A computed fold for a 346-nucleotide part of an RNA from an uncultured organism, annotated as small-subunit ribosomal RNA, central domain.
Its mean pLDDT, the model's own confidence on a scale to 100, is 87.
RNAcentral holds the full RNA, with entries from ENA and SILVA.

[in-house]
Context: one part of a larger RNA
RNA sequence: UUGGGUUUAAAGGGUACGUAGGUGGUGUACUAAGUCAGUGGUGAAAGCCUGCAGCUUAACCGUAGAAUUGCCAUUGAUACUGGUAUACUUGAGUAUGGUCGAGGUAAGCAGAAUUUAUGGUGUAGCGGUGAAAUGCAUAGAUACCAUAAGGAAUACCAAUAGCGAAGGCAGCUUACUGGGCCGUUACUGACACUGAGGUACGAAAGCGUGGGGAGCGAACAGGAUUAGAUACCCUGGUAGUCCACGCUGUAAACGAUGCUCACUCGAUGUUGGCGAUAUACAGUCAGCGUCCAAGCGAAAGCGAUAAGUGAGCCACCUGGGGAGUACGCCGGCAACGGUGAAACUC
Numbered sequence: 001u002u003g004g005g006u007u008u009a010a011a012g013g014g015u016a017c018g019u020a021g022g023u024g025g026u027g028u029a030c031u032a033a034g035u036c037a038g039u040g041g042u043g044a045a046a047g048c049c050u051g052c053a054g055c056u057u058a059a060c061c062g063u064a065g066a067a068u069u070g071c072c073a074u075u076g077a078u079a080c081u082g083g084u085a086u087a088c089u090u091g092a093g094u095a096u097g098g099u100c101g102a103g104g105u106a107a108g109c110a111g112a113a114u115u116u117a118u119g120g121u122g123u124a125g126c127g128g129u130g131a132a133a134u135g136c137a138u139a140g141a142u143a144c145c146a147u148a149a150g151g152a153a154u155a156c157c158a159a160u161a162g163c164g165a166a167g168g169c170a171g172c173u174u175a176c177u178g179g180g181c182c183g184u185u186a187c188u189g190a191c192a193c194u195g196a197g198g199u200a201c202g203a204a205a206g207c208g209u210g211g212g213g214a215g216c217g218a219a220c221a222g223g224a225u226u227a228g229a230u231a232c233c234c235u236g237g238u239a240g241u242c243c244a245c246g247c248u249g250u251a252a253a254c255g256a257u258g259c260u261c262a263c264u265c266g267a268u269g270u271u272g273g274c275g276a277u278a279u280a281c282a283g284u285c286a287g288c289g290u291c292c293a294a295g296c297g298a299a300a301g302c303g304a305u306a307a308g309u310g311a312g313c314c315a316c317c318u319g320g321g322g323a324g325u326a327c328g329c330c331g332g333c334a335a336c337g338g339u340g341a342a343a344c345u346c
Base pairs, nucleotide, nucleotide: 004317005316006315007300008299012314014201015200016199017198021194022193023192025088026087027086028085029084030083031082033081034080035077036076037075038074039073040072041071042070049065050064051063052062054060091191092188093187094186095185096183097182098181099180100179103177104176105175106174107173108172109171110154115149116148117147118146119145120144121143125136126135162169163168206247207246208245209244210243211242215241216240220236221235222234223233258313259312260311261310262309263308266291267290268289269288270287271286272285273284274283295302296301319346320345321344328339329338330337331336
């Protein structure tokens, strides 16, 4: 370079926004850069290839041609791509009227439960397990009642449901705020798609500073179990879990399936609109699910939510181990993250 791939065999970036770049709707006119055709010049000779000829043949050699797929100039063609101008509305967007939801941020409030403290009633056990023991308890526990404090999480509703780019989001109210969808016309007029670098967001754990600390609970201690038991079980329990601000930047960050657009037999559930008034209904638009046809696939399976049929752009793969390691560089307070080999070996 050509070709092949990426659900599960190696392989989709964690997610989005967006720069360069790549790609790009419909009509008309001009242009002629790409593109196509003709002509001229050049593309040394030798060699290669073809025809003929010379050494008795051959090797070798002579001669003629072809080839040299290229480059330059010039004359034309204008379908396609590009450029310029102009017009369009179906892609994209805006306005307007509705509607939907655990979408986000901040503040306030609520009730149940656990724990603790104080007071009361009350007496010998409680707790825990497969069975026990450690533990708690006559300095009055457990249980029951009253009062108070404090932290964290929000039973039922609740769903096979909803929202969000992903991570993720659930008591109630208020303020601010992002988004989708639908209806009706009107407006802009290709403003679009993708996106190397870049920027932002990014569970849990972890880190820094200052708070907070009820329950749970790495580490740790004790009791059991066991041949042992640095575990599983039990009793305790520190970081942490919570809040504010800052860092870290990784996950089986999964649909193990990149984004956008077009096309392709059906059945069915459900969410939000429109549908004469209704949670009636045919239908229709936008989602979320289930089952199948064709087709695809190594199979499992996928099947309008494609892994089918096509188009555009990005990312990634190339035997196992060594190794996501070493070295270097970049980032980080650190932990570590990003980039990322080779020798050797099978």